[in-house]
């Protein structure tokens, strides 16, 4: 330098171009329980890495950057 992949919530990680972006842990309140624990329900928390571009409509497609991985020279 030159190729592939990857980037979504405090961490793991769905989401075929098309309802209000979701699920598990986390956290916060509750209910159960002598307490705790496990268990149950509610809520909390997202500029989808960044900017333009296509589209009626982008997390998704398309260019360029940023950051990461591996893998060539």
């Nucleotide at each position: 330098g030159c190729g592939c992949c990857c980037g979504u919530a405090g961490c793991a990680c769905a989401a075929u171009g098309g309802a209000u972006a979701g699920u598990g842990c986390a956290g916060u309140g509750g209910a159960u329980u002598u307490c705790u624990a496990a268990u149950c329900c509610a809520c909390c928390g997202g500029u989808u890495g960044c900017a333009g571009g296509u589209u009626c409509g982008a997390a998704u497609c398309c260019u360029g950057c940023c950051g990461g991985g591996c893998g060539c020279g």
The RNA shown here (transfer RNA) has 73 nucleotides and comes from a Deltaproteobacteria bacterium. It matches the Rfam family "tRNA". By type it is a transfer RNA. Taxonomically the source falls in Myxococcia (Bacteria, Pseudomonadati, Myxococcota). Its mean pLDDT, the model's own confidence on a scale to 100, is 80.